[in-house]
Overview: The RNA shown here (c-di-GMP-I riboswitch aptamer) has 99 nucleotides and comes from a soil metagenome. Model confidence (mean pLDDT): 85 of 100. RNAcentral holds the sequence, with entries from MGnify. The same sequence occurs in records of 2 taxa.
RNA sequence: AAAUGGCAAACCGUUUGAAAGGACGGGACGCAAAGCCUUGAGCCUACCGGUUAUUAGUAGAGAUUAAUAUUAAUAACCUAUGGUAGUCAGGUUGCCGAA
Numbered sequence: 001a002a003a004u005g006g007c008a009a010a011c012c013g014u015u016u017g018a019a020a021g022g023a024c025g026g027g028a029c030g031c032a033a034a035g036c037c038u039u040g041a042g043c044c045u046a047c048c049g050g051u052u053a054u055u056a057g058u059a060g061a062g063a064u065u066a067a068u069a070u071u072a073a074u075a076a077c078c079u080a081u082g083g084u085a086g087u088c089a090g091g092u093u094g095c096c097g098a099a
Stems, first nucleotide, its partner, number of pairs: 006031002011026006029086001035092003039089003042084003049078011
């Protein structure tokens, strides 16, 4: 290169999840591992958790003001134990056979 085939992006529908995302069906952008495995890194999400601020209440304190503790709600930030194998690397299995 050829041949037999394989997978299936975006998008749409259903479903699941806090979300990122996943599953199933349709559909093809592409892929020689776009088969499988989270071991390392990158990237995505932030339920739970933490910090700060604001508002409201409670306690306590004070008598010119203010400071302190705590509870609830809201917002911002941090954070994987979640995800991405079609981000890269790594491991592992594998179809064909002209040059």